Small-subunit ribosomal RNA, central domain from an uncultured bacterium, 353 nucleotides, folded computationally. RNAcentral holds the full RNA, with entries from ENA and SILVA. Rfam family: Bacterial small subunit ribosomal RNA. Its mean pLDDT, the model's own confidence on a scale to 100, is 88.
Context: one part of a larger RNA
RNA sequence: CUGGGCGUAAAGCGUACGUAGGCGGUUUUCUAAGUCGGAUGUGAAAUCCCCGGGCUCAACCUGGGACGUGCAUUCGAUACUGGAUGACUGGAGUCUGGCAGAGGUUGGCGGAAUUCCCGGUGUAGCGGUGAAAUGCGUAGAUAUCGGGAGGAACAUCAGUGGCGAAGGCGGCUGACUGGGUCAAGACUGACGCUGAGGUACGAAAGCGUGGGGAGCAAACAGGAUUAGAUACCCUAGUAGUCCACGCCCUAAACGAUGGGAACUAGACGUUGGCCCUAUUAAAAGGGGUUGGUGUCGUAGCUAACGCGUUAAGUUCCCCGCCUGGGGAGUACGGGCCGCAAGGGUUGAAACUC
Numbered sequence: 001c002u003g004g005g006c007g008u009a010a011a012g013c014g015u016a017c018g019u020a021g022g023c024g025g026u027u028u029u030c031u032a033a034g035u036c037g038g039a040u041g042u043g044a045a046a047u048c049c050c051c052g053g054g055c056u057c058a059a060c061c062u063g064g065g066a067c068g069u070g071c072a073u074u075c076g077a078u079a080c081u082g083g084a085u086g087a088c089u090g091g092a093g094u095c096u097g098g099c100a101g102a103g104g105u106u107g108g109c110g111g112a113a114u115u116c117c118c119g120g121u122g123u124a125g126c127g128g129u130g131a132a133a134u135g136c137g138u139a140g141a142u143a144u145c146g147g148g149a150g151g152a153a154c155a156u157c158a159g160u161g162g163c164g165a166a167g168g169c170g171g172c173u174g175a176c177u178g179g180g181u182c183a184a185g186a187c188u189g190a191c192g193c194u195g196a197g198g199u200a201c202g203a204a205a206g207c208g209u210g211g212g213g214a215g216c217a218a219a220c221a222g223g224a225u226u227a228g229a230u231a232c233c234c235u236a237g238u239a240g241u242c243c244a245c246g247c248c249c250u251a252a253a254c255g256a257u258g259g260g261a262a263c264u265a266g267a268c269g270u271u272g273g274c275c276c277u278a279u280u281a282a283a284a285g286g287g288g289u290u291g292g293u294g295u296c297g298u299a300g301c302u303a304a305c306g307c308g309u310u311a312a313g314u315u316c317c318c319c320g321c322c323u324g325g326g327g328a329g330u331a332c333g334g335g336c337c338g339c340a341a342g343g344g345u346u347g348a349a350a351c352u353c
Stems, first nucleotide, its partner, number of pairs: 003323004007305002012319001014201004021194003025088003029084003033081002035077008049065006091191001092188005097182003103177007110154001115149007125136002162169002206247006215241002221235003258318006266296012300307002324353003334346004
């Protein structure tokens, strides 16, 4: 470079926005760059190939032809691609009106529970385990009642329910705010898709500064267990977990499945919207349509498992990635990023099977 691939064998960037680039709906006319055809010139000879000739044949030598897939100039063709021009509405978007939602940011409020403090009742245990012990308790614990303080998290509702690009989001309520979807019209008129670099977001842990600290709990300590026990169990317990601001940028960041578009049997749930409809009544039920989210399954696909209109089926466009195992996601007095991190990212080789 080419080929074949990427759910589980190596392989989809954690996610989005977007620059360059690549790709791009219907139609008119022009152009003729790509594309196609003709002509001319050139494409040295030798070599290769074809037809002949010469050494007795062959190798070898030699004549002619062909080839030289290319380039340039020129004359044409115009379906497709490109360029220009005008138009269109199916892609995309805007407006009007509804709807659902733990979507985001910020303020206020609430109840249950744990812990601690104060007071009452009350007395010898409590706690913990497989069994114990460390621990707590006559300076009155545990239990129970009343009052108070403080922090964190929001039982039931709760649901292969909902929302979000992903990470993620769950008490109630105010303010601000993003997105989605449905119905019917009106409008713009290809404004689109993807996206190397880039930028932003990005669980937990961790880091910096300042607060906060109820419960939990790395580390550390003690008690057990054990041959030992730097563990599993128990009693304690500091960082941390929480808040503000600033970093870090990783993950089994998973659907282990990149994004967009089109096409290809159905059946049954569930969630949001719209339309129609029987019944005495209620749109609870039924039918249709549309956007999600699930289960099963046809064709087809798959090494199998399985996937199957939410494709891993059939195709197109764009990006990322893989190329035997280990060494190794390691080394680097390599680059970039970071305050640092037994940090990130990029990422080898020797050697070995």